[in-house]
Context: one part of a larger RNA
């Protein structure tokens, strides 16, 4: 390059916002750039490729002819694309009403527990295990009962819910703020879709600097187990976990499924609007699940929240090991992280 893929087989970027680039609804007028169609010019000579002829024939050679699938110029066509003008409104916004939510920040404020200090009652255990032992305890533990203090999470409600782009988000209430969805169809009129680079966000662990530090607990000790036990098991514990500010930028960052848009039988739960009066139903938009017709699919197994029919754009694959490795460069404090081979071997 072509073809062909990415849910489990090698492949969807962790998630957004968006440059530049593809790509784009309906209806009319124009342009004639791209497209189509005719004419002229050139497309060099050998070479091919087709006819005839010449050396007895091929090979070789001679002629004529096609071809050269382009280029330029020139005349016309205008369905689609582009452009340039006018209009539409059903895509995308906006605007009134409504309505639900652990969405996001900051502030306050609660109880339960734990454990830690002080009193108090009170005596010999306690605590742990499969069994013990380290360890705590007559310097008075454990248990009980007041009081205090201090972190940290926030039972029950609660869910097969709901909210967020994703990563996440849960005790009550105060302020700020974010986005959705339903109704109405009043307003702009294509303003839309993806999106290389590029910004931003982005669990855990971990780094810097100050703070806190109760429980839990890597590293470490002690004790048990073992043939040994750098473990699982018990008894202690330091970083860390909490908090400000500031890096780090990765995770099986998963739905292992990219974003957008349209269409294709049903049957059932929910949850959040609209529903002609009401308790409700039909029913209808918009999510969250469960079962299944087509159809896809190696199958499991997806099935209107596709992995099914179609379109557009972007990201990525290309036997296994070597290797997400060397080497160079980017960021980074630094741990690292991005980008990313090849020899060799099967």
């Nucleotide at each position: 390059u072509u073809g062909g893929g990415u849910u489990u087989a090698a492949a969807g970027g962790g998630u957004g916002c968006g440059u530049a680039g593809g790509c784009g609804g309906c209806c009319c007028g124009u342009u004639a750039a791209g497209u189509c169609a005719g004419u002229a010019g050139u497309g060099a000579a050998a070479g091919u490729c087709u006819g005839u002829g010449g050396c007895u024939c091929a090979a070789c050679c001679a002629u004529a002819g096609a071809a050269g699938u382009g280029c330029u110029a020139u005349u016309g066509a205008u369905a689609c694309u582009g452009g340039c003008g006018g209009g539409c409104u059903u895509g995308a916004g906006u605007a009134u009403a409504c309505u639900a939510u652990a969405g996001g920040c900051a502030g306050g404020c609660g109880g339960a527990a734990u454990u830690u200090a002080u009193g108090a009652u009170g005596u010999a255990g306690c605590g742990g295990u499969g069994a013990a032992a380290u360890g705590c305890a007559u310097a008075g533990a454990u248990a009980u009962c007041a009081u205090a203090a201090a972190g940290a999470a926030c039972a029950c409600c609660g869910a097969u819910a709901g909210c967020g782009u994703a990563g996440g988000c849960a005790g009550c209430u105060u302020g700020c703020u974010a986005g959705a969805g339903u109704a109405u169809a009043a307003c702009u009129g294509a303003c839309g879709c993806u999106c290389a680079g590029g910004c931003a966000c982005g669990a855990a662990a971990g780094c810097g600097c100050g703070g806190g530090g109760a429980g839990c607990g890597a590293a470490c000790a002690g004790g048990a187990u073992u043939a040994g036990a750098u473990a699982c098991c018990c008894u202690g514990g330091u970083a860390g976990u909490c908090c400000g500010c500031g890096c780090c930028g990765u995770a099986a960052a998963c739905g292992a499924u990219g974003a957008u848009u349209a269409c294709u039988c049903g049957c059932u739960g929910u949850u959040g609007g609209c529903g002609a009066u009401a308790c409700a139903c039909a029913g209808u938009c918009a999510g969250c699940g469960g079962c299944c017709a087509a159809g896809c699919g190696a199958a499991a197994g997806c099935g209107u929240u596709a992995a099914g029919u179609a379109a557009u754009c972007c990201a990525c694959c290309u036997g296994g090991g070597g290797a997400g490795u060397a080497c160079g460069c980017u960021g980074g404090c630094a741990a690292c992280a991005g980008u990313g081979a090849a020899a060799c071997u099967c």

Small-subunit ribosomal RNA, central domain from an uncultured Bacteroidota bacterium, 346 nucleotides, folded computationally. RNAcentral holds the full RNA, with entries from Greengenes.